This is a predicted structure of a 1436-nucleotide RNA (small-subunit ribosomal RNA) from an uncultured bacterium. The RNAcentral record of the sequence draws on ENA and SILVA. Model confidence (mean pLDDT): 85 of 100. It matches the Rfam family "Bacterial small subunit ribosomal RNA".
């Protein structure tokens, strides 16, 4: 100095893992947007091409000649010769995996021009070549031939401090091959000269520095083994050759080495490094500018000149391109700066200057420098500055939202005051320039100063669903769109668009891309592998790594001090300074974790030496055992085969069937064959390394335990390659074949059934050899080795005690279980046989799917094994536990849930709903149980919501309302009616009036109004689970946690009701109870009620009576209270008393919560819609239709019936727009009339089944009544569509009802009438209530259907109506494959061979030197010619 998470798998939850996000960076790049300055930065692609201009010249103080000035000495210039330089400076990054590069050493194996030091020298000669004439070829670029000429250009001689080579002597010194150094003899070997005459500038030889550089070498830095073997100048030696210089670097012989699993050789990729991004740090990435090296220069090859080059702006050949050309031949190379063109997503001016700083020439002036200095482009990036600052609430105006009050923008603005930073304008106006002066500025009239006017010149981009800081509103309606993940959008979208409003950075924002980071997600720091991915099936053993005690000794690791590097920038400093600040710049200091070197510690590790017994082993004794391997024996079963006894069937299954059987099976006895596999003991039990082993005998043979001694004396442990075993199935070759049984065949089953059940059967099983080489080869857990609580089987050996002996007991040691304490684990588990705590070593994991595939390599007779990818493609795959829910799991219980019963329904009519058709409309809702005689407790107009005409527009209906007083009524005319036009009438209270107050009517806008839509925006109501026994909480404990625990056990109960145990302890909401009803009994009330005793002639009819019934109030009564039994209880059976017993009957009363159940058409309501209409009115039609389908009833098919007559008995209701007695008529409905009741008084009102008595006598009938006619009666404005009812007549189906399916457990079921509501009437056969008469039958829970508890499984959780697996269609992505076909890059062989080095020849050529008779030869050199490599080209 120093470590942040987060989103997503799941109904939840804890891991495991993947996936995406927040941060920082860039030589970017798109997209909007853009004031100013300073500093940096700018072809990442095509090392594609290539106008144009520059980029390396200089030196007349080396040389001659020529221009030109000048009157001359002289001076300028400068084509050539000559010197130095051009090998630097600048560019790129293409190759290169390399001693290329970093570091850190060596060279006793080398070289350095121009610089510095220092010794010494610098005589004397000679002959040429350019320029330059002239002559001649070419288009051109050049080129040829003659003459002439000068030097610091070339060439001999002389001189030798010196050096060079060769021998000898002698000293010093090295790790070493060897190095210095000194004498002594031979050899060989320099030099220039110019000028301004001086401390001149130069040339020769020589040592020495200095620089710069060549070699060598240790060490460090990619990827790939699906490249495993590589190599022939390779390795090495001797000769020789070359080179500054070692050296296979070349060549000849010789020898056969060399490199590699510590990765060779091969392919892929790349320039390396200081650094530079990131990261707490280890690390990962990366190498753009600066800066070191290294390497290219149009491709490819060569030398040449030089101090140095195998040479970017030099030369030669070759290939491609491109220019010029008179076609004969010639010229190019920007990866130099600038422009261009192509490529691309993209990267700048054909500028200024040599003023600083450096470069190269010069003695200097100086010249020349696209090195540099600088401006210019470009918000590339850094860094700074600004776009104003104070005041200012009626919180203006607009805008944007409202719940209409208001809020928001917003002190924002205007308006006041105030400043000028930037731009602008005008003045001044540098430093950089340099050790005396003078002189020299590209940047530049730049930077600063000072003044002037004036808020005046200057804000935008992305973003507001969670991760992420910011939210309305409209538009859109799974569309258009967004999206980094996770996902938003189907009409109320905070996630799409647009607006306002907010967040965030801000001359910049935001997107891609890219590398860190997060990622402890490759884990050295710092991870796993029993179920998440992960232990080789198992042995043996190499190579490698790890290793027990003691004692010595060394010093490799290791640990301390020095010294030397570790360039420069760069980094880091609360160091310091320069630019107003910064960014940038400078100084300094640390760092640079690194390598070399030197001294010293020596505890560990490592090497030597020496002992040592505990690890590991050997040797005696004993012990168990299905360990192997061989042969050999045995019995039982099963099938064969022969005989016998014996007859009709066996045999199989749920049930059959095929199949065997009169040719005599099965059964049954006797005799044989044959093959297989060993019942019982047998086990939780042994052995082995695994696979695996089981009858008995007997050979052979490998491991293990255990006692006690004695021996080696670390001899151990693991174990990559490697090698061996290795179940099953399958394969080869020969057997063998009972029984059993893939594939066949057959039979069932079944919707099919290539399955499961049945009858056969062939490969196979089985043995020999050989091969394969894998398994859920599993403990899904690698070896080895030490430690670390018990208990409790078992099995082998031993020991102590005791004891005659054996058993009991107690202890050691090896094996095998099971249970647990620490500890671990995500849990679930493990827990001395560890998944614990530590050591060594090995194999193996890194998200799912592709895929253990594909391509290669290797194994294999094949099957196939084994090693093992990638495009693509997903967010998620998964694991342990958790609550549900489910289950053709398992346990307990419940219910008219079935069984036991009684009557239905489904046929039949007909009545009502419904679907479906129809239709101008047939309004609309409701669809499994939980629609469907449901909303509808009343559709002929009205209802009325539909549908056809006619008509109204502030409206049928509310509020406010200028004015008005013509209100009501009544009346004409049309009209189907609303309505429309018009007439008549001419308000009412209060007050004296003014005025007020009701009422009506009303213009104009405001509103009103919708049964229009949303039930999936909602309230409220209700349906259902289900009157089922459930649902919780609170603290408490357990649990990483979702959760559990309670509430679950054992018992009861209708009932989570109790009672008993229990890490639970209380408590809600349900359950019961408390409301109402019936049912006893009292006590009060007695009229409309009652009537027992009295009194009345017929009626409680009246007096009378308060006893009874009733009435309705208030009370008692039932609580397992008592008794037996049983039982801990809690209760439960019996039983008594009692009107009533164990919840007496009924009813009301429905927890948390499901089903987006139902209802916006009953009301309420948000939202969106419609406004001369989707609003009102009005007539008239429609919901009343009808091949059909379903549904819920009513009526019946009869005789337990019918029909006629006649007596009887309720209960509860209901009446004033009402029920209506009695009386008359009518066959009846009903009619005339109205007494009497606002009802315990009167009325409806007559109860029917039922008793009696008659007829009907089994039949479509005296059953049955449907249809249909005529008559006729009620209600309403009005019965045509389209109401009830009477009467008469008609007299259908239908004689008990298929598959299937409902109700009902006692005053119930069946049957029977009665009576309300709703209504003007009814379609009431419906509903809702009343009594009357009044049964059967529950063995029981095994099944079906529903509910409840415990378990259990689970890949469900919108929860089995779940989930999901194929194939197949259609579209589309990717990979693969495909006839050919094309690029690049490479290996060997061969032909052919440019330039050039070298190397030999060299009859032609040859100026310096040497010989000479002067003609000439000679040495040397060249041209040329061969030869050896040798590019590029060609072939295969």
């Nucleotide at each position: 100095a120093u470590u942040a998470g987060a989103g997503u798998u799941u109904g939840a939850u804890c891991c495991u893992g993947g996936c995406u996000c927040a941060g920082g960076a860039c030589g970017a790049a798109c997209g909007c947007u853009u004031g100013c300055g300073g500093c940096g930065u700018g072809c990442c692609u095509a090392a594609g091409a290539a106008a144009u201009g520059c980029a390396a010249g200089u030196c007349g103080a080396a040389c001659g000649g020529g221009a030109g000035a000048g009157c001359a000495a002289u001076c300028u210039c400068u084509a050539g010769u000559g010197g130095c330089g051009a090998a630097c400076g600048g560019u790129c990054g293409c190759g290169u995996a390399a001693c290329a590069c970093g570091u850190a050493a060596g060279c006793a194996a080398c070289c350095u021009g121009c610089c510095c030091g220092a010794a010494a020298g610098u005589g004397g000669g000679g002959g040429a070549c350019a320029a330059c004439a002239g002559u001649u070829c070419g288009a051109a670029a050049g080129a040829a031939c003659u003459g002439c000429u000068a030097a610091u250009a070339c060439c001999g001689c002389a001189u030798g401090u010196g050096g060079u080579u060769a021998g000898c002597c002698g000293c010093u010194c090295g790790c070493a091959u060897g190095a210095g150094c000194g004498g002594c003899u031979a050899u060989c070997u320099a030099a220039a000269g110019c000028c301004u005459u001086g401390c001149g500038c130069g040339c020769u030889u020589u040592c020495g520095g200095a620089u710069g550089g060549g070699c060598u070498u240790g060490c460090g830095g990619c990827c790939u083994a699906u490249c495993a073997g590589g190599u022939g100048g390779u390795u090495g030696g001797u000769g020789g050759g070359g080179u500054a210089a070692c050296g296979g670097c070349c060549u000849a012989c010789c020898a056969a080495g060399c490199c590699u699993u510590u990765g060779a050789c091969g392919g892929g990729u790349a320039g390396c490094u200081g650094g530079u991004c990131u990261g707490a740090g280890a690390g990962g990435a990366u190498g753009u500018c600066c800066a070191g090296c290294c390497g290219g220069a149009u491709u490819g090859g060569g030398a040449c000149u030089g101090a140095g080059a195998u040479a970017c702006g030099g030369c030669c050949c070759a290939g491609a391109c491109u220019c010029c050309u008179a076609c004969g031949g010639g010229g190019g190379g920007c990866a130099g700066c600038a422009a261009u063109u192509a490529g691309g997503a993209a990267u700048c001016u054909u500028g200024c200057a040599c003023a600083a700083u450096g470069g190269g020439c010069g003695a200097a002036a100086g010249c020349c420098u696209g090195a540099u200095g600088c401006a210019g482009c470009g918000a590339c990036g850094c860094c700074g500055c600004g776009u104003g600052a104070a005041g200012g609430a009626u919180g203006a105006c607009g805008g944007a939202u409202u719940u209409c009050g208001g809020u928001c923008u917003g002190u924002a603005a205007a308006c006041u005051u105030c400043u000028u930073u930037u731009a602008u304008c005008g003045g001044g106006g540098a430093c950089g320039a340099a050790g005396a002066a003078u002189g020299u500025g590209a940047c530049g009239g730049u930077a600063c100063c000072c003044g002037a006017a004036g808020a005046a010149u200057a804000a935008g981009c992305c973003c507001c669903g969670g991760c992420u800081a910011a939210c309305u509103a409209c538009g859109u309606g799974c569309c258009a769109g967004c999206a980094g993940c996770c996902g938003c959008g189907g009409u109320a979208a905070u996630a799409c668009g647009u607006a306002g409003g907010g967040g965030g950075c801000g001359a910049g924002c935001g997107u891609u891309g890219u590398c860190c980071g997060a990622a402890g997600u490759u884990a050295c720091u710092g991870g796993g592998c029993g179920u998440a991915a992960a232990g080789c099936g198992c042995g043996c053993g190499u190579a490698g790594g790890c290793g027990g005690c003691c004692a010595u000794u060394u010093a490799a690791g290791u640990c301390u001090g020095g010294g030397g590097u570790g360039a420069a920038a760069g980094g880091u400093u609360c160091c310091a300074c320069g630019c107003u600040c910064a960014a940038c710049g400078u100084g300094a200091a640390c760092a640079g974790u690194g390598c070399c070197u030197u001294g010293g510690a020596u505890a560990c590790u490592g090497g030597g030496u020496g002992g040592c017994u505990u690890g590991a082993g050997u040797u005696u004794g004993g012990a168990a055992g299905g360990g192997g391997a061989a042969a050999g024996c045995g019995g039982a079963a099963u099938u064969c085969c022969a005989g016998g006894u014996g007859u009709a069937g066996c045999g199989g299954u749920g049930a059959a069937a095929u199949g065997c059987g009169u040719a005599g099976a099965u059964a049954u006895c006797u005799g044989g064959a044959g093959g297989a596999a060993c019942a019982c003991c047998g086990a939780u039990g042994g052995c082995g390394a695994a696979g695996g082993c089981a009858g008995c005998u007997u050979u052979c043979u490998g491991g293990u335990c255990u006692c006690a001694a004695a021996c080696u004396g670390a001899c151990g442990c693991u174990g990559a390659g490697g090698u061996g075993c290795g179940a099953a199935a399958g394969c080869g070759u020969g057997g063998g074949g009972a029984g059993c049984g893939a594939a066949c065949g057959g039979g069932a089953u079944u919707a099919g059934a290539u399955a499961c059940c049945c009858c056969g059967g062939u490969a196979g099983u089985c043995c020999a050899c050989g091969c394969c080489g894998u398994a859920a080869a599993c403990g899904a857990u690698g070896a080895a080795u030490g430690c670390u609580a018990g208990g409790u089987g078992u099995u082998c050996g031993g020991g102590g005690u005791a004891u005659c002996g054996a058993c009991c007991c107690c202890c050691c040691g090896g094996g095998u279980g099971c249970c647990g304490u620490c500890g671990c684990u995500a849990a679930c588990g493990c827990a001395g046989u560890a998944a614990g705590c530590a050591u060594u070593c090995c194999g193996c994991c890194u998200g799912g799917g592709g895929a253990g595939u594909a391509c290669g390599g290797c194994c294999g007779c094949a099957a196939g094994g084994u090693u093992g990818a990638a495009a693509c493609u997903c967010a998620a795959a998964g694991g342990a536990a958790u609550u549900g829910a489910c289950g053709g799991g398992g346990c307990c219980c419940c219910g008219c849930a079935c069984a036991a019963g009684c009557g239905g329904u489904g046929g039949a009519g007909c009545a009502u709903g419904u679907g479906g058709a129809u239709u101008a409309a047939u309004u609309c809702g409701u669809c499994a149980c939980u629609a469907a005689c449901c909303g509808a407790a009343g559709a002929a107009c009205c209802u009325u919501a539909c549908c056809c005409a006619g008509g109204c527009u502030u409206g049928a209906c509310a509020u406010u309302g200028a004015g008005u007083g013509u209100a009501a009524c009544g009346g004409u005319a049309u009209g189907a009616a609303a309505g429309u036009a018009c007439c008549g009438c001419c308000c009412c209270c209060c007050g004296c009036a003014a005025g007020g107050g009701g009422c009506a009517c009303g213009a104009a806008a405001a509103c009103a109004g919708g049964u229009g839509u949303u039930g999936c925006a909602u309230g409220g109501c209700u349906g259902u689970c289900g009157u089922c026994a459930g649902c919780u909480c609170g603290u408490g404990u357990c649990g990483u946690g979702a959760g559990a625990u309670g509430u679950u056990g054992g018992g009861u109960u209708a009932a989570g009701u109790c009672c008993c145990g229990c890490a639970a302890c209380g408590a809600g909401c349900g359950c019961a109870a408390c409301c109402c009803u019936c049912a006893c009994c009292g006590u009060a009330u007695g009229u409309u009620g009652c009537c027992a005793g009295c009194g009345u002639a017929a009626a409680g009819u009246c007096g009378g009576g308060a006893a009874c019934u009733c009435u309705u109030a208030c009370g008692g009564a039932a609580c397992u209270g008592c008794c037996c039994g049983u039982g801990c209880a809690a209760g439960c059976g019996g039983g008594a008393g009692g009107a009533a017993g164990g919840u007496g009957g009924g009813g009301a009363u429905g927890a948390c919560g499901u089903c987006a159940a139902g209802u916006c058409g009953g009301c309420a309501u948000g939202g969106c819609c419609c406004u001369u209409a989707c609003g009102c009115c009005u007539g008239g039609g429609g919901c009343u239709u009808c091949a059909c389908a379903c549904a819920u009833g009513c009526u019946a098919c009869a005789a337990u019936g019918g029909a006629c007559g006649c007596a009887a008995c309720a209960a509860a209701g209901g009446g004033a727009c009402g029920c209506a007695a009695g009386a008359g008529c009518g066959c009846g409905a009903g009619c005339u009339g109205g007494a009497g009741c606002c009802a315990a008084u009167c009325c409806c009102a007559a109860a029917a089944a039922u008793a009696c008595g008659u007829c009907c006598u089994c039949a479509g009938u005296u059953c049955g009544g449907a249809u249909u006619g005529c008559a006729g009666g009620c209600u309403g404005c009005a019965a045509c569509u389209c109401g009830c009812c009477u009467g008469c007549a008609u007299g259908a189906a239908g004689c008990c009802g298929g598959a299937a399916u409902c109700g009902c457990u006692a005053g119930u079921a069946a049957c029977c009438g009665c009576a309300g509501g709703u209504c003007a009437g009814c379609g009431a056969a419906a509903c809702u209530g009343c009594g009357g008469u009044g049964a059967a039958u529950a063995c029981g829970u095994u099944c079906c259907c529903g509910g409840g508890g415990c378990u259990u499984g689970u890949a469900c959780a919108c929860a089995c109506c779940g989930c999901c697996c194929g194939u197949c269609a259609a579209g589309u992505c990717a990979c693969u494959u495909g006839a050919a076909u094309u690029g690049u890059c490479u290996g060997c062989u061969c032909c052919c061979g440019a330039a050039g080095u070298c190397g030999c020849c060299g009859g032609c050529c040859u100026a310096a030197c040497c010989c000479c008779u002067c003609g000439g030869g000679g040495a040397g050199g060249g041209a040329g010619g061969c030869g050896c490599c040798g590019a590029a080209g060609g072939a295969u």